[in-house]
Context: one part of a larger RNA
Molecule: large-subunit ribosomal RNA, domain I
Organism: hydrothermal vent metagenome
């Protein structure tokens, strides 16, 4: 000194845990902000108040309506004083007020939480001082004033109204990478992705055919399945990659531009035409023409619609220079259609449900082991309730719950009635006249986008240039003509079905279980870095602290011995369990 063995230590692996995280459903919300957000700063408690959490000089609060009922003064965090409260506290929801500064931050300024000014009212005998209000910009409305320069216009001054900024995915648009792949690489790819930028809703885009097909049809859009990794595109390399049909959710269609009628405004024409029609009287800033703008008509592709012409036409009343007729126009009344999501639009009243606190809520006893009963054993009860959690070991019946049933003063939100609101001429028939969205189709050059990389390249979009037609008009059917066949651009709205989850609310889980699981068992903390930015660790005594009174080594320090607690203290706070590595001690055995 090897080895084995046993007992310690040291060290926390492992097991069990779970106020944490993860992934889903299903409902609800999908927004907050100049009435001052998100974010913060700095104050705010009777005690030396340091951190969270609330609140703001009315400051762990303040009124009020509601619910609850014996208690409370929040946590970390225990004590001490000292109040509160059955005249209702605490505490749980509803509305409401206060709400310093900074922040879009808006009076000016600035190094955020801080400096500085003006001006209205109020306090004061005044200056100033304190209080309280105002004072950013940009865009619109409306009205005053108003240059050069007569009118006018530009400015300019009020004022009312409206933006700004923040948010976690989701849309819609604009700009627009590279790494990579192609086994290198330049077309191509990656990919219209990532980023950056506008913009908006609760979704959002899209959308009622100038569609898609084939000689048959179909009938706005969205989304899925499928078609289909198919037609096809492709240094025909890598790789890209549809579309209709079909099937299904889910359905919802409208308004206007024009032709034509009127009202007003304005030019231009200047008493002439004309004033709805006959017939009679009568009129003269009236009446025609163009523009602008309001209304009424119109809205389609077996083209449609103005005009025109026949018939027909619910009931009264009024009007259009008088008087009768006929004609056209307007109210209203009755009958029918319909309505706030588009197609016009607001408000209320009730009724119902829902949400934002809550209430009610069956049913067990003993004996045994044991620290403890919920375990066992005996006899029992409920169950529209034997989901789950707690309770000294494992409880349907101890306790919170759970099924089921009840419940709002105040708010919010939705159904449904009802006041209420709006509409209401229709048929035929000729085809002569008139309109159907113009710097637009179209076309040339040049891109961009579709499966489509120029190619036989249509379609759609755009930029430059050219530049029509109005139904016997135009556009499409993958160059182009032709027949045929579909459709009506160059104006606009528009539910649901579809996408997503900072949020809240209910539930699931053959997810994690402290090196796991978000980063985060709570943190964007501590630490790091000049900054931009990085970026962690740390859970467990026991049932209950009953956390070890006394007494002893000792320096009233550490640690340890006793004693006590307590089932257990090898559960002693460096505390469940306690592996190995590694260090000690005894000890058996080899050298």
């Nucleotide at each position: 000194g090897g080895u084995g063995c046993a007992u310690g230590g040291u060290g926390g692996a492992u097991g069990c845990u779970c106020u944490g995280g993860u992934g889903c459903c299903a409902a609800g919300a999908a927004g907050c902000g100049a009435u001052g957000a998100a974010a913060g700063a700095c104050g705010u408690g009777g005690c030396g108040u340091g951190g969270c959490u609330g609140c703001g000089a009315u400051a762990a609060g303040c009124c009020u309506c509601g619910g609850u009922g014996a208690g409370c003064c929040g946590c970390c965090a225990a004590g001490c004083a000292g109040g509160c409260u059955u005249u209702g506290a605490c505490c749980c929801g509803g509305g409401g007020a206060u709400g310093u500064c900074u922040g879009a931050a808006u009076g000016g300024g600035g190094a955020a939480a801080c400096c500085c000014u003006c001006u209205g009212c109020g306090u004061u005998g005044a200056a100033g001082a304190c209080g309280u209000g105002g004072a950013a910009a940009c865009c619109g409305g409306c009205u005053c004033u108003g240059a050069a320069u007569u009118c006018a216009u530009a400015g300019g001054g009020g004022u009312c109204g409206g933006u700004g900024g923040c948010g976690a995915a989701c849309g819609g648009g604009g700009u627009g990478a590279a790494c990579u792949g192609a086994a290198a690489c330049a077309u191509c790819u990656a990919a219209g992705u990532a980023a950056c930028c506008c913009c908006a809703g609760g979704a959002a885009a899209a959308g009622a055919a100038a569609g898609a097909a084939a000689c048959c049809u179909c009938g706005a859009c969205u989304u899925c399945c499928u078609g289909a990794g198919u037609a096809g595109c492709g240094g025909c390399g890598a790789g890209c990659g549809a579309a209709a049909c079909g099937g299904a959710a889910a359905c919802a269609g409208c308004c206007u531009a024009a032709a034509c009628c009127g009202g007003c405004g304005u030019u231009a024409u200047g008493u002439a035409a004309g004033c709805c029609c006959g017939a009679g009287a009568g009129c003269g800033u009236u009446g025609u023409a163009g523009c602008g703008u309001c209304g009424g008509u119109g809205u389609u592709g077996u083209g449609g619609g103005a005009g025109c012409g026949u018939c027909u036409g619910g009931c009264u009343c009024g009007g259009a220079u008088c008087u009768c007729g006929g004609c056209c126009c307007g109210a209203g009344c009755a009958a029918g259609a319909g309505g706030u999501u588009a197609c016009a639009a607001a408000a209320g009243a009730c009724u119902c449900g829902u949400c934002u606190a809550g209430c009610u809520g069956a049913a067990g006893g003993a004996u045994c082991u044991g620290g403890a009963a919920a375990g066992a054993u005996c006899c029992c009860c409920c169950a529209u309730a034997g989901c789950g959690g707690g309770u000294g070991a494992u409880a349907g019946g101890c306790c919170c719950g759970u099924a089921g049933g009840c419940g709002a003063a105040a708010g919010g939100c939705g159904u449904g009635u009802c006041u209420c609101c709006u509409c209401u001429g229709g048929a035929c028939g000729a085809u002569u006249u008139c309109c159907c969205g113009a710097g637009u189709a179209g076309c040339g050059c040049c891109a961009g986008u579709c499966u489509c990389g120029u190619g036989a390249a249509a379609c759609c979009u755009g930029g430059c240039g050219u530049g029509a037609a109005u139904c016997u008009g135009g556009g499409g059917g993958g160059a182009c003509c032709a027949c045929c066949c579909c459709c009506u651009a160059a104006g606009g709205c528009u539910a649901a079905g579809u996408a997503u989850u900072c949020c809240u609310u209910g539930g699931c889980a053959u997810c994690c279980g402290a090196u796991a699981g978000c980063g985060a068992a709570u943190a964007g903390u501590a630490g790091c870095g000049u900054g931009a930015g990085u970026g962690a660790a740390u859970a467990g005594u026991g049932a209950a602290a009953a956390g070890a009174a006394c007494c002893c080594c000792u320096g009233c320090u550490a640690g340890g011995g006793g004693a006590g607690u307590g089932a257990a203290a090898u559960a002693g706070a460096a505390c469940c369990u306690g592996a190995a590595a590694c260090c000690a001690u005894g000890u058996a055995u080899c050298u």